This is a predicted structure of a 79-nucleotide RNA (c-di-GMP-I riboswitch aptamer).

RNA sequence: CUUCUGUAAAGGCAAAAUCAGGGUAACUCGAUGACGCAAAGUCACGGAUCCUGAACAAGGAUCGCCAGGCGCUACCAGG
Numbered sequence: 001c002u003u004c005u006g007u008a009a010a011g012g013c014a015a016a017a018u019c020a021g022g023g024u025a026a027c028u029c030g031a032u033g034a035c036g037c038a039a040a041g042u043c044a045c046g047g048a049u050c051c052u053g054a055a056c057a058a059g060g061a062u063c064g065c066c067a068g069g070c071g072c073u074a075c076c077a078g079g
Base pairs, nucleotide, nucleotide: 003079004078005077006076012037013036017032018031019030021028022027035064041070042069043068046066047065048062049061050060051059052058
């Protein structure tokens, strides 16, 4: 340097819930908190689900739902 694996060792992220804020809503931001995660980093392009909507229109939300892109993104340990 390349590739494979993941023992949750050192680190990292942070579910539910609660409080406060934003939003019609789905949901989201911050704090507390840890269910879990080897990409639980990132991207809303493809599915899927959810919300608004009379609507088969249109708009919005979820990447910790699936799949995919970035190994020419990434830490550590071991082979």